[in-house]
This record gives sequence, structure tokens and C1' cells, in this order.
RNA sequence: GUCCGAGUAGCUCAGUGGAAGAGCGCUUGGCUGUUAACCAAGAGGUCGGCGGUUCGAUCCCGCUCUCGGACG
Repeated sequence: GUCCGAGUAGCUCAGUGGAAGAGCGCUUGGCUGUUAACCAAGAGGUCGGCGGUUCGAUCCCGCUCUCGGACG
């Protein structure tokens, strides 16, 4: 330099066009003599960034940033 993959909640990851979920973690409550476990509820997200397509974008397109890989 060219090409490929990844980037979504604190962490690990789903989600291929109708507007974002799970597990773990966190908070509160229940249970318990107390903790843990268990049960219930809740908080937490500019979906890496900018632009485009579309009535509508995490999803499609272009550029770009970061990380990993292949080739040279």
C1' cells in the first nucleotide's frame, strides 16, 4: 500500500429496514437470625464518527477513526 473481519449497556455478545435485547454485573425490595443463594422490580445505550439512500437506518451505500488478520 491492497484486501478481509470486528466496533451495540460496566463486561461478554444477540439483533440483516418499522427504531435495541439477553446473560453476568449494579441498585432497590422480598425471603433469611445475618450473609450468600433464590424471587421480583428498576437504572444504565449519540448502536465508533461524519455524510448519503429511504416515509423510516444498528441494519443498505461512501468517506473516516480504532483494533485484529491476509497478501505485498
Predicted 3D model of a 72-nucleotide RNA (transfer RNA) from a Candidatus Pacearchaeota archaeon.
Its Rfam family is "tRNA". From the family's description: Transfer RNA (tRNA) molecules are approximately 80 nucleotides in length. Rfam links the family to the GO term triplet codon-amino acid adaptor activity.
The sequence is in RNAcentral, with records from ENA.
Its mean pLDDT, the model's own confidence on a scale to 100, is 82.